[in-house]
RNA sequence: GGGCCUGUAGCUCAGUCAGGUAGAGCGUCGGACUUUUAAUCCGAUGGUCGCGGGUUCGAACCCCGUCGGGCCCGCC
Numbered sequence: 001g002g003g004c005c006u007g008u009a010g011c012u013c014a015g016u017c018a019g020g021u022a023g024a025g026c027g028u029c030g031g032a033c034u035u036u037u038a039a040u041c042c043g044a045u046g047g048u049c050g051c052g053g054g055u056u057c058g059a060a061c062c063c064c065g066u067c068g069g070g071c072c073c074g075c076c
């Protein structure tokens, strides 16, 4: 230098194929239950979708640029 994969909630990840109001589990907070804790149950709490721009009525998703991480190839 070239190619591929990856970045979404505090954490682990879905969702991209096929554009249409961003989700699950865990966690955190409050309550019930319990002598207490744990477990269980109920409720609440969550995100500029890495960043910038473009297309579109509408973008996590399509296009361009760019940054971080991983793998492979090439040159020296």
Base pairs, nucleotide, nucleotide: 001073002072003071004070005069006068007067010026011025012024013023020057027045028044029043030042031041032040050066051065052064053063054062

A computed fold for a 76-nucleotide RNA from a Candidatus Poseidoniales archaeon, annotated as transfer RNA.
The source organism's lineage runs through Archaea, Methanobacteriati, Thermoplasmatota, Candidatus Poseidoniia and Candidatus Poseidoniales.
RNAcentral holds the sequence, with entries from ENA.
Model confidence (mean pLDDT): 80 of 100.
Rfam family: tRNA. About the family: Transfer RNA (tRNA) molecules are approximately 80 nucleotides in length. It is annotated as a transfer RNA.